Background:
The RNA shown here (transfer RNA) has 73 nucleotides and comes from a Paludibacteraceae bacterium.
RNA sequence: CGGGGUUUGGCGCAGUUGGUAGCGCGCUACGUUCGGGACGUAGAGGUCGCAAGUUCGAAUCUUGUAACCCCGA
Numbered sequence: 001c002g003g004g005g006u007u008u009g010g011c012g013c014a015g016u017u018g019g020u021a022g023c024g025c026g027c028u029a030c031g032u033u034c035g036g037g038a039c040g041u042a043g044a045g046g047u048c049g050c051a052a053g054u055u056c057g058a059a060u061c062u063u064g065u066a067a068c069c070c071c072g073a
Stems, first nucleotide, its partner, number of pairs: 001072007010025004019056001027043005049065005
């Protein structure tokens, strides 16, 4: 320098023929227990790497860009 991939709540991931984001673990409260753990119930927490574009509407399409990984030169 060229090509490809990944980037979504604290962590690990899902969600792709565009329709306003979900699961597991973790966390908080309550119940149960003498207490803890386990279990159950409820809840908080992200706007999807960043910036722009298309669209009534985008995590999902297009362009640019950043980080990391792989292949080639």

About this RNA:
Its Rfam family is "tRNA". It is annotated as a transfer RNA.